A computed fold for a 1509-nucleotide RNA from a metagenome, annotated as small-subunit ribosomal RNA. The sequence is in RNAcentral, with records from SILVA. Rfam family: Bacterial small subunit ribosomal RNA. The coordinates come from a structure-prediction model, not an experiment, and the mean pLDDT is 82.
RNA sequence: AGAGUUUGAUCCUGGCUCAGAACUAACGCUGGCGGCGCGUCUUAAACAUGCAAGUCGAGCGAGAGGAUUCCUUCGGGGAUUAGUAAAGCGGCGAACGGGUGAGUAACGCGUGAAUAAUCUGCCUUUGGGUUGGGGACAACACCGGGAAACCGGUGCUAAUACCGAAUGAGGUUGGAGCGACAUAAGUUGUUCUAAUGAAAGAAUGGGUAACCAUUCGCCUGAAGAUGAGUUCGCGUCCGAUUAGCUUGUUGGCGGGGUAAAGGCCCACCAAGGCUGCGAUCGGUAGCCGGCCUGAGAGGGUGAACGGCCACAUUGGGACUGAGAUACGGCCCAGACUCCUACGGGAGGCAGCAGUUAAGAAUCUUGCGCAAUGGGCGAAAGCCUGACGCAGCGACGCCGCGUGAAUGAUGAAGGCCCAUAGGGUUGUAAAGUUCAAUAAGUAGGGAAGAAUAAGCAGAUUCCAACAGGAUCUGUGAUGACGGUACCUACCUAAAGCCCCGGCUAAUUACGUGCCAGCAGCCGCGGUAAUACGUAUGGGGCGAGCGUUGUUCGGAUUUACUGGGCGUAAAGGGAGCGCAGGCGGAUUGUUAAGUCAGAUGUGAAAUACUACGGCUCAACCGUGGAAACGCAUUUGAUACUGGCGAUCUGGAGUCAGGGAGAGGAAGACGGAAUUCCUGGUGUAGCGGUAAAAUGCGUAGAUAUCAGGAAGAACACCGGUGGCGAAGGCGGUCUUCUGGCUUAUGACUGACGCUGAGGCUCGAAAGCAUGGGGAGCGAACGGGAUUAGAUACCCCGGUAGUCCAUGCCCUAAACGUUGUGUACUAGGUGUUGGAGGAAUCAACCCCUCCAGUGCCGCCGCUAACGCAUUAAGUACACCGCCUGGGGAGUAUGCUCGCAAGGGUGAAACUCAAAGGAAUUGACGGGGGCCCGCACAAGCGGUGGAGCAUGUGGUUUAAUUCGACGAUACGCGAAAAACCUUACCUGGGUUGAACUACGGUCUGACAGGUGCAGAGAUGCGCCCUCCCUUCGGGGCAGAUCGAUAGGUGCUGCAUGGCUGUCGUCAGCUCGUGUUGUGAGAUGUUGGGUUAAGUCCCGCAACGAGCGCAACCCUUGUCUCUUGUUGCUACCAGGUAAUGCUGGGCACUCUAGAGAAAUUGUCGCCGUAAGGCGAAGGAAGGCGGGGAUGACGUCAAGUCAGCACGGCCCUUAUGUCCAGGGCUACACACGUGCUACAAUGGCCAGUACAAAGAGUUCCAAGACCGCGAGGUGGUGGUAAUCUCAAAAAAACUGGUCUCAGUUCGGAUCGCAGUCUGCAACUCGACUGCGUGAAGUCGGAAUCGCUAGUAAUCGCAGACCAGCAUGCUGUGGUGAAUACGUUCCCGGGCCUUGUACACACCGCCCGUCACACCACCCGAGUUGGGAGCACCCGAAGUGGGUGGGCUAACCGUCGCAAGAUGGAGGCAGCUUACUAAGGUGAACUCGGUGAGGGGGGUGAAGUCGUAACAAGGUA
Repeated sequence: AGAGUUUGAUCCUGGCUCAGAACUAACGCUGGCGGCGCGUCUUAAACAUGCAAGUCGAGCGAGAGGAUUCCUUCGGGGAUUAGUAAAGCGGCGAACGGGUGAGUAACGCGUGAAUAAUCUGCCUUUGGGUUGGGGACAACACCGGGAAACCGGUGCUAAUACCGAAUGAGGUUGGAGCGACAUAAGUUGUUCUAAUGAAAGAAUGGGUAACCAUUCGCCUGAAGAUGAGUUCGCGUCCGAUUAGCUUGUUGGCGGGGUAAAGGCCCACCAAGGCUGCGAUCGGUAGCCGGCCUGAGAGGGUGAACGGCCACAUUGGGACUGAGAUACGGCCCAGACUCCUACGGGAGGCAGCAGUUAAGAAUCUUGCGCAAUGGGCGAAAGCCUGACGCAGCGACGCCGCGUGAAUGAUGAAGGCCCAUAGGGUUGUAAAGUUCAAUAAGUAGGGAAGAAUAAGCAGAUUCCAACAGGAUCUGUGAUGACGGUACCUACCUAAAGCCCCGGCUAAUUACGUGCCAGCAGCCGCGGUAAUACGUAUGGGGCGAGCGUUGUUCGGAUUUACUGGGCGUAAAGGGAGCGCAGGCGGAUUGUUAAGUCAGAUGUGAAAUACUACGGCUCAACCGUGGAAACGCAUUUGAUACUGGCGAUCUGGAGUCAGGGAGAGGAAGACGGAAUUCCUGGUGUAGCGGUAAAAUGCGUAGAUAUCAGGAAGAACACCGGUGGCGAAGGCGGUCUUCUGGCUUAUGACUGACGCUGAGGCUCGAAAGCAUGGGGAGCGAACGGGAUUAGAUACCCCGGUAGUCCAUGCCCUAAACGUUGUGUACUAGGUGUUGGAGGAAUCAACCCCUCCAGUGCCGCCGCUAACGCAUUAAGUACACCGCCUGGGGAGUAUGCUCGCAAGGGUGAAACUCAAAGGAAUUGACGGGGGCCCGCACAAGCGGUGGAGCAUGUGGUUUAAUUCGACGAUACGCGAAAAACCUUACCUGGGUUGAACUACGGUCUGACAGGUGCAGAGAUGCGCCCUCCCUUCGGGGCAGAUCGAUAGGUGCUGCAUGGCUGUCGUCAGCUCGUGUUGUGAGAUGUUGGGUUAAGUCCCGCAACGAGCGCAACCCUUGUCUCUUGUUGCUACCAGGUAAUGCUGGGCACUCUAGAGAAAUUGUCGCCGUAAGGCGAAGGAAGGCGGGGAUGACGUCAAGUCAGCACGGCCCUUAUGUCCAGGGCUACACACGUGCUACAAUGGCCAGUACAAAGAGUUCCAAGACCGCGAGGUGGUGGUAAUCUCAAAAAAACUGGUCUCAGUUCGGAUCGCAGUCUGCAACUCGACUGCGUGAAGUCGGAAUCGCUAGUAAUCGCAGACCAGCAUGCUGUGGUGAAUACGUUCCCGGGCCUUGUACACACCGCCCGUCACACCACCCGAGUUGGGAGCACCCGAAGUGGGUGGGCUAACCGUCGCAAGAUGGAGGCAGCUUACUAAGGUGAACUCGGUGAGGGGGGUGAAGUCGUAACAAGGUA
């Protein structure tokens, strides 16, 4: 620091995901040790048991039991323990310490202030005092009640308990005076005066005692310290779908109350107070130091440690006290639990352990007060689940170990791989040498302990040697723990995750869209580096992964640090309150700002220096820092406040100007429709074509007249005006804004603008008018599979007017308003100036508008570009992935329709912008092709042949399926072929390097059985040798064979097709952020990316063309088997023969054609025409097939990876099948006839083939054919002949025929082991369909189509098929509009598997979340009323009453008062009850839409002009 993921690829926008760090964690697998930390995040749920707050006898009274010992009358008593235990009165403590985070959005917390508005026990310093009395109550005793808890009565008693009295410097309160400070009340010092209020003793020592002293207490003051209360400034979460809240509310006066200000409380008076800088309400939450993360700013968090707050079963309440409204106190109420004798009682672990439930989940009912700290005490000491330690838990951090060195035969082994050589595991192991950390055992063994009491000494206070204080020495005490550490001996200890990319690290097997994986993208459908296992490897390591959460990456809420033309995003427009921002000069102030100082910012943490545990974690000491707040002193540039001035911004007045700016009124002509009348007759109208409709009751057309409503042609224009919406005939009235020139005036008056207000197209609504045309809805006619549409004929609302609503638009420049600055060019509108003219135009300059082009700059690109999307400033609005959704709900506006505001659950990994290359278009342009057209002949109808589908079958083997399967593989299925079926056999029919064993042959001939394969026999039968054996052959075992079994979607090779179409690319350069572009486009030309010209391109390659074959002309050469002009011979005839090679021909070599020549056109390339020529513009035909496409075809031609079978899916044999047959299709043959059939006669080929072959002449047969075998291995002979069509003559005369030949019967021929299933042919007989073929569709452009034969391959035989060959031999092409295919350019695109694409909505099914819902149920907060516990305050004075006072009494006492207690009552009030509303959940028949879901239904709305943009 980035990466993956939208696309065919690219750039951008944008979300999702990952790599990092952290955790009070949990889960899975695994687990050696130690140190330091941490450990119920869930239900503030319930709790058994034990412990967690006591202490003081030096405050007081009383005081056992037991033990020891002594005495004893044996009943008991004394002494010691001991004034002990336990309890009581009293004092102090219990308000600390410890726990938890429910509540709380608050002065609760943080920070800084205030207290001149306060209190403070114990502690420190200091002043003064501590006199003298009184009456009780516990304990205890007795009696009584009760189950218990506990209670009552009577009686006795002490105090540092309680109560008077005295005194009181000082205190408090009132009054008076004088200062000081401060100022808002006020505070404070001092003087005088009046009133008022204190106390307690104990221990020790001295002393006979009185008494004295010391110490500790006690009382009263003053100060300090500590702690606490209260108040204020600032800061402190979310929601406006919470906008108004408040009646003790806000303030005053006077009281009450408190330690203390205060509506804190009360009476009265006033009507205030808070709020858009967010009140009130709702939700959530303890706050902070800090902690985690981050570069930082921030974001998240508030475990442990520390500070504050709150709470203690829930709610309320006070008491005591210095302090509580009290966790281990009290009272009451509620819920719950427990005890009970049913009458009544007891309880509160959110203390430490522990239990139960809950939960993914969180420990021991441990040891000790040795240390630190706390309470009490004079002290010893006691108490202390605070604390110190230990235990459990890898929960975290840190450290250590599981050995180190050497060791190659690169060992063995591997259910590891493999090319069969080997590789890898791997120096790893073994082996050799060495070491001993940690645990264990044994031995040794710290620090943590300071000092108290006491003792000794010194100093000091003191009258003192008591005693106190300080110092020195000595001085008991260790839970951890025999622990850390040291020494010796001895020997244990590695896992987890991952290996497709991100992301370091791969192979094999298994599985076969299954099982599974997955953080994202995505893997898995038979060769998975992605699943599972193994090998190997990578990472971390006593841990490793997963899950969850937070920050980061994410500049993805943007302060640092984003955006808004098209990606999400500018409000429809203006006016304008608040707010924000604001021109120039000057003075002043010092709020912001800047600087210094002071205080504070606790400690811990973090940082840093040094230090201590062997290191580290951890810990200690110091430092810096702490960005903040407050106070104070300065500075004054800028901003702000206040004052003064200015004119440049803004505005006002005076002169002109343009304009569909607005409102109202009046008027006008054209057109349409309707009405009346005339003329006139059969149609009109409408459409792609029609029909509905109108018309003989007279339409349309035409003429005249009239009526009505609406809109204003031409001018008219990227012209004008307006803020936007919008505004268009003419005239008048009223009225807003703009602009220009000059001068004067005001003097910042400005810009923006949340809320608010106003305007706001069309449609729509309300009321009343109006209604010509147009025209939703609706009716009809068409179209269509349908057509609730597009088209046509009608037609109602509406459109128009007035008034009032509605308030939305693609309200768009998809671009908020204002100001300033930043090259130009060119139009146009309005105005002004200059110049010019007779006047005007033209020309120059300026201002205000409105367009186009274009530089810098900006932009993802497209594009924008002085009218910015550039450069800046000010203010407002808005955005934060797609869908759900502008939906639900709430509120609000509206008459309604509906508008404004506006979510979530759930779901996806994209959605999107711009541009690129393709492909496509019922887009465009150019061009080509038997593509259409023009023609000729067919197919589709018939019969048959053949192939296919289907069906059938035991099997009908397999493959090929639009074009590019279907007379195709198959250039030959009777057996064979043959792969299929049935049946019978066989374990190897054929092959083999090799190893082991055995045999001696093998082959051949032959007999029997059998359907045959095969089996059983018979005959015959080796070679070499060094005698070991070898060769050869066979048998057997092991290895292996074999497979037309699967996969053509694992492959090679070959092939089809686009297409013989003209294309497909590269290097360098240039250009673009990039994909890419350029070149290859353009202008011409060509069959052609063929060539030329131009050009940021210049060149090159594969294709095109040419080179090859054939054919057409000629020359040369060659002349046999070919030929025969000439010469000769011969025949019935024939090149038959001798010459000959001229010609034809054969087959070799050459020539020839190149737009070369001429004319015209053209820059050129080239084109058109002509001549010559056998041939003319690539002469005809062939071979030749670019990059690639179709996962096209073929594993059955061959080859080949993998898989499968191995007494069978191999192999042999016989028979059957591939030939089936209701039917459908393709390709053909033959026909339907007279351009013909039949008969007779007469002509003319080419190219081939032949020895298991072609076979002549001759003979036989009607014929197929037979007999026979001259010749031929071929320019010789044969097939082979009569080529056929053609031509000549005859006949048939339009019929199912003298057409047609299917089918069937009989008789034959040939091939072949064999023609039954199942061959071909012949003769005779039979004589079916068919009379030219619906929709549709195929071939062909010249020696072609059509037509006619001939030959060959395969082959024993079998041809309508295929491949060749020649004969006869046409028609037509105007042309490129249309159909099909193709090429180039361009355009649109939501397509890229590329239009056979993509994609929308309803319906049906399943699942999910949500909304509404008659209701029902629960929670929360408030209001009104009722009731009202405990308690406090008030009232009351009938009851009770020790101290003090008065009276009486000698006294006891009596009585009255003050005071107190109980009671009653009143105010407030918790819980409870009732009521009407609110709010948040659960649930709910049913209803509603939404989302998701490999292959459901219906259509085809969108994307191309998407077929109606």